[in-house]
Context: one part of a larger RNA
RNA sequence: GAUUGAACGCUGGCGGUAUGCUUCAUACAUGCAAGUCGAACGCGAAAUUCCACUUCGGUGGGAGAGUAGAGUGGCGGACGGGUGCGUAAUGCGUAGGAAUCUGCCUUAAAGUGGGGGACAACCUGGGGAAACUCGGGCUAAUACCGCAUAAUCUCUGCGGAGUAAAGGGGGCUAGCAAUAGCUCUCGCUUUAAGAGGAGCCUACGUCGGAUUAGCUUGUUGGUAGGGUAAAAGCCUACCAAGGCGACGAUCCGUAGCUGGUCUGAGAGGAUGAUCAGCCACACUGGAACUGAGACACGGUCCAGACUCCUACGGGAGGCAGCAGUAGGGAAUAUUGGACAAUGGGCGAAAGCCUGAUCCAGCAAUACCGCGUGUGUGAUGAAGGCCUGCGGGUUGUAAAGCACUUUCGGUGGGGAAGAAAUGCUCAAAGCUAAUACCUUUGAGAGUUGACGUUACCCACAGAAGAAGCACCGGCUAACUCUGUGCCAGCAGCCGCGGUAAUACAGGGGGUGCAAGCGUUAAUC
Repeated sequence: GAUUGAACGCUGGCGGUAUGCUUCAUACAUGCAAGUCGAACGCGAAAUUCCACUUCGGUGGGAGAGUAGAGUGGCGGACGGGUGCGUAAUGCGUAGGAAUCUGCCUUAAAGUGGGGGACAACCUGGGGAAACUCGGGCUAAUACCGCAUAAUCUCUGCGGAGUAAAGGGGGCUAGCAAUAGCUCUCGCUUUAAGAGGAGCCUACGUCGGAUUAGCUUGUUGGUAGGGUAAAAGCCUACCAAGGCGACGAUCCGUAGCUGGUCUGAGAGGAUGAUCAGCCACACUGGAACUGAGACACGGUCCAGACUCCUACGGGAGGCAGCAGUAGGGAAUAUUGGACAAUGGGCGAAAGCCUGAUCCAGCAAUACCGCGUGUGUGAUGAAGGCCUGCGGGUUGUAAAGCACUUUCGGUGGGGAAGAAAUGCUCAAAGCUAAUACCUUUGAGAGUUGACGUUACCCACAGAAGAAGCACCGGCUAACUCUGUGCCAGCAGCCGCGGUAAUACAGGGGGUGCAAGCGUUAAUC
């Protein structure tokens, strides 16, 4: 000199853009943060509305293409969000590799036939303080299980053997209806390929300590078997005795890694907040289940510590999600608004959910921009300070006169972020069809948390807006008074013991400026 997720002191007008528990991975009150689908399925109370009766409290019946809630079932809760404990290599970075899997999505081929028995909800009985739980009975399905079909799939001794499915919605037509036929669409099953994603292997690089020198028995390799989606001592049995190490093994300490960030002419050094990629973790330790994917933050089980409820028999919980509380600390914000936009989950869609996100609030925490007036004004006013008593300086500074009105204030106008979805019409495709559906185009209309938005106009009035540090040298800026090795200053040299430009105050000056200094830290 530059820099900071800074803190502290004094001071403080406005706006924009960013950033904001670096410490205790400490403990957490309260609310919210993951749901959705009735176009998979069986039920279905209350509200609402209509009718009847009424003691005016209600009761009974019907409607509602049947909204809420509970249940079966599907998809999603493995994403998104948080934190950096652990980890010095099962990690990360770069470059490669082969022995793999992959829900949803895209492309393509084939199929979607015919049956069965249950279990919830519900009804009913019982246990329990509760959490919850145990019997009996009824029932639906895209839930579950057989049969059929079977290859470019799997196994194979190449002869062969084995393996699947589910329906829903719209329209037309026949029919009293059940139902059947045609067609469109969303699904379902099998297979192949792709995209994106995931797992695995190798090489090189990746902090300090030798006052850590030897380490290793599933250890190193082989055979056989098991196991995995997949290679492999990954696991087991047997056999051999190997493997690593001063090019630093092993051990100890510290630490998430990277793109980057800061600094520097560079080489380097330091660092890893915010943003992005990867990894690890979710009260502590362990385990598996489900699933395409987890050994799963807001799932399950076991153990432990802690907290809470209890009828003492037993139960409930996990903010390193967003706010917020206590504690710790020099120190770090609101128990806010909205799903309008972007994105995500579910759904055919409308839509619902979304503390992701977008916004607002707080903080000079940082960077950037603007303002706190402009011109004129000598009698060089008054006051202050100094003085050699003549004056000098503060100083065009003020007052006065003439203007302007940024920002702030008040009132009015006013974009963009909005594209749509849905609705109506037309055309094309599909089709037996002008229906349905899809696509394209046109039309009318709707959707904004921010928001008293940005921006523009008008009005009033200089009106509301300057401090901080320093002035011995380094280092820009000097005098007076007080003090008297005292009180004090200080980054280094050093000042102070009666004329202190170095302490304290006044005047003056210098430097920065809504900031200025100090401390800490890095180069």
Molecule: small-subunit ribosomal RNA, 5' domain
Organism: metagenome